Record summary
The part of an RNA shown here (small-subunit ribosomal RNA, central domain) has 341 nucleotides and comes from an uncultured bacterium. Rfam family: Bacterial small subunit ribosomal RNA. Rfam links the family to the GO terms structural constituent of ribosome and ribosome.
Context: one part of a larger RNA
RNA sequence: UUGGGCGUAAAGCGUGUGUAGGCGGUUUAUUAAGUUUAAGAUUAAAGCCCGGGGGCUCACUCCCGUAAGUCUUAAAAACUGGUAGACUUGAGUACGGUAGAGGCAAACGGAAUUUCUAGUGUAGCGGUGAAAUGCGUAGAUAUUAGAAGGAACACCAGUGGCGAAAGCGGUUUGCUGGGCCGUUACUGACGCUGAGGCACGAAAGCGUGGGGAGCAAAUAGGAUUAGAUACCCUAGUAGUCCACGCCGUAAACGAUGAGUACUAAGUGUUGGGGUUACCCAGUGCUGAAGCUAACGUAUUAAGUACUCCGCCUGAGUAGUACGGUCGCAAGGCUGAAACUC
Numbered sequence: 001u002u003g004g005g006c007g008u009a010a011a012g013c014g015u016g017u018g019u020a021g022g023c024g025g026u027u028u029a030u031u032a033a034g035u036u037u038a039a040g041a042u043u044a045a046a047g048c049c050c051g052g053g054g055g056c057u058c059a060c061u062c063c064c065g066u067a068a069g070u071c072u073u074a075a076a077a078a079c080u081g082g083u084a085g086a087c088u089u090g091a092g093u094a095c096g097g098u099a100g101a102g103g104c105a106a107a108c109g110g111a112a113u114u115u116c117u118a119g120u121g122u123a124g125c126g127g128u129g130a131a132a133u134g135c136g137u138a139g140a141u142a143u144u145a146g147a148a149g150g151a152a153c154a155c156c157a158g159u160g161g162c163g164a165a166a167g168c169g170g171u172u173u174g175c176u177g178g179g180c181c182g183u184u185a186c187u188g189a190c191g192c193u194g195a196g197g198c199a200c201g202a203a204a205g206c207g208u209g210g211g212g213a214g215c216a217a218a219u220a221g222g223a224u225u226a227g228a229u230a231c232c233c234u235a236g237u238a239g240u241c242c243a244c245g246c247c248g249u250a251a252a253c254g255a256u257g258a259g260u261a262c263u264a265a266g267u268g269u270u271g272g273g274g275u276u277a278c279c280c281a282g283u284g285c286u287g288a289a290g291c292u293a294a295c296g297u298a299u300u301a302a303g304u305a306c307u308c309c310g311c312c313u314g315a316g317u318a319g320u321a322c323g324g325u326c327g328c329a330a331g332g333c334u335g336a337a338a339c340u341c
Base pairs, nucleotide, nucleotide: 004312005311006310007295008294012309014200015199016198017197021193022192023191025087026086027085028084029083030082031081033080034079035076036075037074038073039072040071041070042069050065051064052063053062054061090190091187092186093185094183095182096181097180098179102176103175104174105173106172107171108170109153114148115147116146117145118144119143120142124135125134161168162167205246206245207244208243209242210241214240215239219235220234221233222232257308258307259306260305261304262303265286266285267284268283269282270281271280272279273278290297291296314341315340316339323334324333325332326331
């Protein structure tokens, strides 16, 4: 390679968009590239593959033949492809509704923490398993009034909703993307997947400039302990927040790629329609057949099939070395071998 696989054993790219390529609905005519049939030529001999035979059995050996490949000619037209035309169920558009923490920007709001100012008030407060460091007679903690500033939005809140994923939650306004349902008016296969490419991508981290309430890596002190570079306590800087630019990784998980069709039911819930039978689109639970090594899964499949992409091939060495490429750096992507078992 072939074959077999990818929820948990090795294995689904973090997600989308899309180029090439691969695959592609119904139907008519035509073509004859693929396909099939026939004839001829060729493929040195031997061997190999297949069929028959001799050598008692028989590997080796000997004899005969076919097949397969390539080329030429002739024919067939079902299927695939090409060309021309038609169709509406796939796909899309239009129209009428509709739900939503979907995105971006601006403004505003209240609770709480902290600090400051002023009043009341006096000896403690704080913290722990117990303490101590710490704060406090220069008046703390507590309490009342006022002010400042930053960050986050209790209740509602829900195996609820929205988004491709990452993710999204106070209120209002502006701009804006997508979905679902209904009508069946229009286009007429315009579709699916997608190597490269491009875009987005939590947290942490990086650059420049702001901001800094709370929290808090590092750090300091107090405890604990045999020790304690920890767990606990008191402090506390980067950071967390904003703007712009990088980084491009996560148990980026449903550890389950995308699309289409088919295959028992029951029961919650969200949105829409409805003739109140039910139907469509999501999201959960239980469960049949089937599948599975088992666990489990089961119309939201891990069932039955097809199309396309990605990935796996014993463990360690190792996601390391080397090279390349991207990055300011940290590092990312690509990615071995010797050797050992």